Large-subunit ribosomal RNA, domain IV from Candidatus Accumulibacter sp. ACC003, 344 nucleotides, folded computationally. The sequence was found in a public genome assembly. Model confidence (mean pLDDT): 89 of 100. Lineage of the source: Bacteria > Pseudomonadati > Pseudomonadota > Betaproteobacteria > Candidatus Accumulibacter.
Context: one part of a larger RNA
RNA sequence: CUCAGGAGAAGGAACUCGGCAAAUUUGCACCGUAACUUCGGGAUAAGGUGCGCCCUGACAGGUUGAAGCCCCUCGCGGGUGGAGGCUGAAGGGGUUGCAGUGAAAUGGUGGCUGCGACUGUUUAAUAAAAACAUAGCACUCUGCAAACACGAAAGUGGACGUAUAGGGUGUGACGCCUGCCCGGUGCCGGAAGGUUAAGUGAUGGGGUGCAAGCUCUUGAUCGAAGCCCCGGUAAACGGCGGCCGUAACUAUAACGGUCCUAAGGUAGCGAAAUUCCUUGUCGGGUAAGUUCCGACCUGCACGAAUGGCGUAACGAUGGCCACACUGUCUCCUCCUGAGACUCA
Numbered sequence: 001c002u003c004a005g006g007a008g009a010a011g012g013a014a015c016u017c018g019g020c021a022a023a024u025u026u027g028c029a030c031c032g033u034a035a036c037u038u039c040g041g042g043a044u045a046a047g048g049u050g051c052g053c054c055c056u057g058a059c060a061g062g063u064u065g066a067a068g069c070c071c072c073u074c075g076c077g078g079g080u081g082g083a084g085g086c087u088g089a090a091g092g093g094g095u096u097g098c099a100g101u102g103a104a105a106u107g108g109u110g111g112c113u114g115c116g117a118c119u120g121u122u123u124a125a126u127a128a129a130a131a132c133a134u135a136g137c138a139c140u141c142u143g144c145a146a147a148c149a150c151g152a153a154a155g156u157g158g159a160c161g162u163a164u165a166g167g168g169u170g171u172g173a174c175g176c177c178u179g180c181c182c183g184g185u186g187c188c189g190g191a192a193g194g195u196u197a198a199g200u201g202a203u204g205g206g207g208u209g210c211a212a213g214c215u216c217u218u219g220a221u222c223g224a225a226g227c228c229c230c231g232g233u234a235a236a237c238g239g240c241g242g243c244c245g246u247a248a249c250u251a252u253a254a255c256g257g258u259c260c261u262a263a264g265g266u267a268g269c270g271a272a273a274u275u276c277c278u279u280g281u282c283g284g285g286u287a288a289g290u291u292c293c294g295a296c297c298u299g300c301a302c303g304a305a306u307g308g309c310g311u312a313a314c315g316a317u318g319g320c321c322a323c324a325c326u327g328u329c330u331c332c333u334c335c336u337g338a339g340a341c342u343c344a
Base pairs, nucleotide, nucleotide: 001339002338003337004336005335006334007333008332010330011329014328019325027051028050029049030048031047036041038173052095053094054093055092056091061087062086063085064084068080069079070078071077096100108323109322110321111320112319113318114317115315116314120132121131136171137170138169139168140167141166142165148157149156150155174310175309176308177307179240180239181238184237185236186233187232188231189230190229193228194227195226199222204217205216206215207214208213241259242258243257244256245255268302269299280296281295282294283293284292
């Protein structure tokens, strides 16, 4: 010096990306326990007090239940009975040590906030999460030889099920809600019309032949789905404006004009897991705060099942703060053990 442990004056997070690591706490009994809440929780909330041993309590109480006696359906029966055994609290008195859950095992706690409701699942061997799943919600397909899937097929799953069933897709408990747009794309519907393949083969022409014919070619007409066309549909894919002026201080613009669009973003939220400018501005917390919390709205570029906004409980989840605690640190020191190193 390295590893594994132990102890530490004064201070107590000044360490550090960050209290990482360590320390604190820890059991049982009793007292006591807030906001909030889906009334279940939160909660072991928080915060306190006690704990050894001896005597007593003790004819307390608990448990087991013999003999004897009585009854009878005569049995391994029922009732009564209490011997003996095993235990034995609260309370009272005394006593001891620095220390009595004397060692070991054995929650640190609280506050604000993001995300995800929750338990669960995941990158076997760098990621456990806010990702996946989930119950619930919605749309859509499917009438049974179902839809759908596997399979050249036979057949099988779906299902020995039958629309309160089964498949697909999206969202993701719960609460309050889920606005406008069908122009584009998709899907659904539409006995008309346009376009249109194979097929059909009117007519004309060529070759050959005496001719019948054979053969080559021309291609009128009829002719499906699809597409065009006409409607519907957004919890289908998706989309949800610009410029100018205006109020008796100023500022702002409820109001007006105009252009464009299929329609111009409603409720709610908002410097946000989204804010570039930006460490925005104000307030709180600190002596001092690019983080955090509460507001404002000028949203570069939130926004409603690609869900919006809240939300008790939950989380080896992210951020911030406080108390307790400590060798994380000021600033290192000592002890124990094992290595390394030197010699044999």